The RNA shown here (small-subunit ribosomal RNA) has 1464 nucleotides and comes from a metagenome. The sequence is in RNAcentral, with records from SILVA. Its mean pLDDT, the model's own confidence on a scale to 100, is 80. Rfam family: Bacterial small subunit ribosomal RNA.

RNA sequence: UCCGAUUGAUCCCGUCGGACCCCACUGCUAUCGAGGUGGGACUAAGCCAUGCUAGUCGAACGCACAGAACUAUGUCUGUGAGUGGCAUACUGCUCAGUAACACGUAGCUAACCUACCCUUCGGACGAGGACAACCCCGAGAAAUUGGGGCUAAUCCUCGAUAGAUGUGAUGUCCUGGAAUGGUAUCACGUCUAAAGGUAUAUCAUACAUGUUUGAUAUACGCCUAAGGAUGGGGCUGCGGCUGAUCAGGCAGUUGGUGAGGUAAUGGCUCACCAAACCAUUGACCAGUACGGGCCAUGAGAGUGGUAGCCCGGAGAUGGACACCGAGACAAGGGUCCAGGCCCUACGGGGCGCAGCAGGCGCGAAACCUCCUCAAUGCACUAACGUGCGAAGGGGUUACCUCGAGUGCUAUCUGAUGAAGGUGGCUUUCCCAUGGUCUAAAAAGCCUAGGGAAUAAGAGGGGGGCAAGACUGGUGUCAGCCGCCGCGGUAACACCAGCCCCUCGAGUGGUGGGGAUGAUUAUUUGGCCUAAAGCGUCCGUAGCUUGCCGGAUAAGUUUCCCGUUAAAUCCGACGUCUCAAGCGUUGGACUGCGGGAAAUACUGUCUGGCUAGAGAGUGGGAGAGGUUAGCGGUAUUCUGGGGGGUAGGGGCGAAAUCCUUUGAUCCCCGGAGGACCACCAGUGGCGAAGGCUGCUGACUAGAACACGUCUGACGGUCAGGGACGAAAGCUGGGGUAGCGAACCGGAUUAGAUACCCGGGUAGUCCCAGCCGUAAACGAUGCAUGUUAGGUGUUGGGUUGGCCACGAGCCACCCCAGUGCCGCAGGGAAGCCGUUAAACAUGCCGCCUGGGAAGUACGAUCGCAAGGUUGAAACUUAAAGGAAUUGGCGGGGGAGCACCACCAGGCGUGAAGCCUGCGGUUUAAUUGGAGUCAACGCCGGGAACCUUACCGGAAGCGACAGCAGAGUGAAGGUCAGAUUGAAGAUCUUACCAGACGAGCUGAGAGGAGGUGCAUGGCCGUCGCCAGUUCGUGCCGUGAGGUGUUCUCUUAAGUGAGAUAACGAACGAGACCCGUACCACAUGUUGCCAUCAGAAUCUAAAGGAUUGCUGGGCACUCUUGUGGGACUGCAGCCGAUAAGGCUGAGGAGGGUACGGGCAACGGCAGGUCAGUAUGCCCCGAAUCUUCCGGGCCACACGCGGGCUGCAAUGGUACAGACAGAGGGCUGCCACCCCGAAAGGGGGAGCCAAUCCCUAAACUGUAUCUCAGUUGGAAUUGAGGGCUGCAACCCGCCCUCAUGAACAUGGAAUGCCUAGUAACCGCCAGUCGUCAUCUGGCGGUGAAUACGUCCCUGCUCCUUGCACACACUGCCCGUCGAACCACCCGAAUGAGGUUUGGGUGAGGAAUGGUCGAAAGUUGGCCGUUUCGAACCUGGGCCUCGUAAGGAGGGUUAGGUCGUAACAAGGUG
Repeated sequence: UCCGAUUGAUCCCGUCGGACCCCACUGCUAUCGAGGUGGGACUAAGCCAUGCUAGUCGAACGCACAGAACUAUGUCUGUGAGUGGCAUACUGCUCAGUAACACGUAGCUAACCUACCCUUCGGACGAGGACAACCCCGAGAAAUUGGGGCUAAUCCUCGAUAGAUGUGAUGUCCUGGAAUGGUAUCACGUCUAAAGGUAUAUCAUACAUGUUUGAUAUACGCCUAAGGAUGGGGCUGCGGCUGAUCAGGCAGUUGGUGAGGUAAUGGCUCACCAAACCAUUGACCAGUACGGGCCAUGAGAGUGGUAGCCCGGAGAUGGACACCGAGACAAGGGUCCAGGCCCUACGGGGCGCAGCAGGCGCGAAACCUCCUCAAUGCACUAACGUGCGAAGGGGUUACCUCGAGUGCUAUCUGAUGAAGGUGGCUUUCCCAUGGUCUAAAAAGCCUAGGGAAUAAGAGGGGGGCAAGACUGGUGUCAGCCGCCGCGGUAACACCAGCCCCUCGAGUGGUGGGGAUGAUUAUUUGGCCUAAAGCGUCCGUAGCUUGCCGGAUAAGUUUCCCGUUAAAUCCGACGUCUCAAGCGUUGGACUGCGGGAAAUACUGUCUGGCUAGAGAGUGGGAGAGGUUAGCGGUAUUCUGGGGGGUAGGGGCGAAAUCCUUUGAUCCCCGGAGGACCACCAGUGGCGAAGGCUGCUGACUAGAACACGUCUGACGGUCAGGGACGAAAGCUGGGGUAGCGAACCGGAUUAGAUACCCGGGUAGUCCCAGCCGUAAACGAUGCAUGUUAGGUGUUGGGUUGGCCACGAGCCACCCCAGUGCCGCAGGGAAGCCGUUAAACAUGCCGCCUGGGAAGUACGAUCGCAAGGUUGAAACUUAAAGGAAUUGGCGGGGGAGCACCACCAGGCGUGAAGCCUGCGGUUUAAUUGGAGUCAACGCCGGGAACCUUACCGGAAGCGACAGCAGAGUGAAGGUCAGAUUGAAGAUCUUACCAGACGAGCUGAGAGGAGGUGCAUGGCCGUCGCCAGUUCGUGCCGUGAGGUGUUCUCUUAAGUGAGAUAACGAACGAGACCCGUACCACAUGUUGCCAUCAGAAUCUAAAGGAUUGCUGGGCACUCUUGUGGGACUGCAGCCGAUAAGGCUGAGGAGGGUACGGGCAACGGCAGGUCAGUAUGCCCCGAAUCUUCCGGGCCACACGCGGGCUGCAAUGGUACAGACAGAGGGCUGCCACCCCGAAAGGGGGAGCCAAUCCCUAAACUGUAUCUCAGUUGGAAUUGAGGGCUGCAACCCGCCCUCAUGAACAUGGAAUGCCUAGUAACCGCCAGUCGUCAUCUGGCGGUGAAUACGUCCCUGCUCCUUGCACACACUGCCCGUCGAACCACCCGAAUGAGGUUUGGGUGAGGAAUGGUCGAAAGUUGGCCGUUUCGAACCUGGGCCUCGUAAGGAGGGUUAGGUCGUAACAAGGUG
């Protein structure tokens, strides 16, 4: 002091999580010391074996035993049980109960007690008696106990004195705030003391089977009275838990009188009388809990805890009771009941660890059956002493706090690392000697000696959060993760290794608490939209309250006194070597009580005031309310009347429906119910709901004006009361229209809907319920303060106008009602004098989402249901506002022949070609899949290609191990093997150094991954967009610029504008074509000049660039010019620009190409190449042969050829461009019917060659499956090639299929374009119907539009952001989880009634010759545990079955919501 998590990003609200501290348990690990008021508290106040925890006194007393002493120099010592006294009510343990005078604090006791202790006064006279021990006799298993006999005392009894006490009377005094207290006297009554003991000293006396009795002194003890001290009893004020889903409780209850009881007050108990008493300031009930000092945390306020130490209380297996005693209703005393355990001879007895150890059980959870009374303390004692599991010590324990250490150094190896070697130093520490310390030890301290020795882990390393873009394994698996999240083959997140970080004898985890949390808000929050203003008003308690005086002093403030135990906390000083710890001292302990003072504020009492509030008067406004009457149009009905004829109605389109028994339609009359157009207005009124034809009656409120009256009467309101839309309910009416349910008709996959035709409740009225709505301004009420502007309604003052009207206009004031807006506020949207601003008072409400406004309970209601109102469980978000995109069966602009329109030609039908799918196959290798795959991978595959299938063969650089001059690999005759083969094997020869057998590792891979990549490409895109700098706006994401208007092919430009500029794209630019000029002149050209050759009809002839010559023209290749809306008119804004025209070869980008943004599509390609990772590695590598990629019931795409006369066939004839050419193009000649063959010149090319067809002319065919059409098939030839069977092309003859213009649908195209025609090239040994170019002929129709398909921009809505192929809801089905209801059933607690009743207490009678004591027996009354039984209430468990909820997941059905979500 914060940080992570909702989003594409942002700001909020909000919760969850992290980091910090404490407590308990726990995992791993662990050297030592000091201290601690740490250690069976948490669960079982469960049960306990064994031992110990309360005794002591001989100076109270008798007896027994043992020992010693002595005859006077004197009667001693010890032990045992008993009588007696004191103690055993302390100490110690625990926290069950208890919500209470239990505790804390401050008081009271005039209502009380107090042994031992202290002080003071006075006393102790006389007389008597018993019982233990002991002895004898018994009972009993034991525990224990009966009878007889003896005896002492500080044992017991009687009398006296002193005294105490009650009643009555008298009188004064004392204390005190106040006598009921104390005190004195008298009378009467009642009760009633003592131990003169013990010891010592001195003196006397008695005394030998015995140790006596006195006196004095001292000490101790005893009795009465008073006081004190100490310890207690009782009473009171105040303080401190939860629940209202506990609202009424109580019968000794509340009080009185009298009595009993107690130390003492008191209903503490009883009799009688009265009917009180407590409670929203929370009674009663329920739950929980010992209280406090204190402890943890926190800045504090608080929140949580409170076992251990101290103080107080309570308890002693559960419950009850009394006795003794100063004190108990008694932890190691008694009696009884219950339950448990033990012994028993079965008759009867015994026990109580919540004392110390220890055991069992319970559990996550906790030590030794130790030592000593040396210290401190307690009991007893005259004292010495004795006793004490109190206490003091030790043991154990990572429980806490504090302190220390696990070494230092030189050199070498190593990498400046880790680690190690060698040498040196030190000794906290470890081992260890002697002493000291101690009750005894141990530790500690002092002291010989030895040794770096005896000592490091836990958690973490994706973010939060310090520390790895390390390696291997795994592959949405295993696992991790508080939260976010990681893991689907390169994981910084899993599991390991290495390295690193944090803390360190510790370090992590789980659970709980605090803080973080200003997420409970007193300090210190909110409520328009995030959770949150009650639907509205009235009003009780409460809280709060205007101005000026007076009094008081309760609150408040100051000072003083007392108290606030100690410990704890803080400061200082001291002491253990330091520290923690301990000691001394001072302070604090925020509290309570008392006293003195102050009087501003609050309170209380009292006197006044008028500004708040109320009353009064006046004239106006209004759908305010209740009620009665009157009216209006329309709809409907009419088996009333008239007219009239075939349809009407309804819809997107229809049908159901009505109608010839006359509808719909028109006119007239009638009935009935509901409603109230226009006026009418973000106008009015009302608390809200709500209120509208007109008139009357009754009635309420508000505004304005006046300033007459009262005098704070005010504000807000928990409970409470009233009103309260629609729907719904009860009873009675009414019912025209509309219309849930329902019935039909449609729509649809379905249609329990939307649409249509009908239609019941209801809607309407009266009476009564209900009490809820998005009852909304999603904004509680009241008061005050804080800029304005502009409308409108009501009232008023003043002024003006005037038609003189209740008229019109204007300024101003008050009250309402809207819009805009400053400051300010707000997360923003927005609010903004009608606040969501600034303040005050009061009320209501909120605290993550869901479960859930549900369950249970209570209450209201006839019911429906309302009000109040949870939890378990589940979840990391849910949500608000705004931003950028995307989307919409939202809107608006603009644009495009991959859009339409107007047209042209096609595809879709046929045959064939080709690609794809499918199927088939040994294989039919693989890729590409809407546009943007399908004559695509230049992919026209005979082998090759080739990746596929079948068969055959070959290949390991390098390292290690084994092998090898005892001969490796290699070569070879023959044989075997084989389709064939020195490939292999057999045998043999040659030759001379390596070798593939094993393990690694390589070469190679058209093996995988295009979702790991580079590069390249496609496409959006024939688009016009995409950004930046500075500035400005916004908390921010972002916006602005890039928007608007006009314009453009264009974000092209112009104007406007918090923007100004700029960049990439568009354009410009580059290439080609079209015009001109210049240059150029061979291989091009030939007009002119000259010549030659050929033809000839003989001419002024024709042809051939053939020759000389020339460069005029064409052409080639270069260089320039030309076009810019430049000019004119019109339109536009005087702009940008548009339209028309002129000129011009060309006109508005001249035409056609190239180039072509930021980016998206995980688009395509690992099979062009490159490349990460993975895989194969003697096979997925390499080579060869054969086959396949060419299959064929079928489907799709793209083409070719056609269906014919704008044609076919035959003959004849004409005109290109651009390319290519050396195992090439091939002229020309010959052969062949042709394909082709044989010769052969030229050309490495503006020189030679390849080289046109549609077209023109003539002839024929005459509308036919033809002389159209060519598929298919047969036969014969030719060419390429190693090879044409699968599986090439060409020629000839023969054969002559489908097909007669192509359904739904769909493609391309705006001019030299479509369409038609051929040519060339690529591939290529051969093979084009392909692709890329080239030229020839050469149209029709728009000059537009946004209807369809799309694109761009602006705007709007959004719950989308993987972005509509989005998101998302509910039923049903499955699994799991918790809860609710539930016939019944089990257990416990509490309360109440009845019965039985152990025992206690009080009292009466009776029994022993009488009296007393103690008892027995019989009664009466009362208290009363426990048990039995009945009822009420509460809690927990089990449960057939039922209901909803949550979670999971790739289920089913639909598509409800988000866009106008397709019915807002």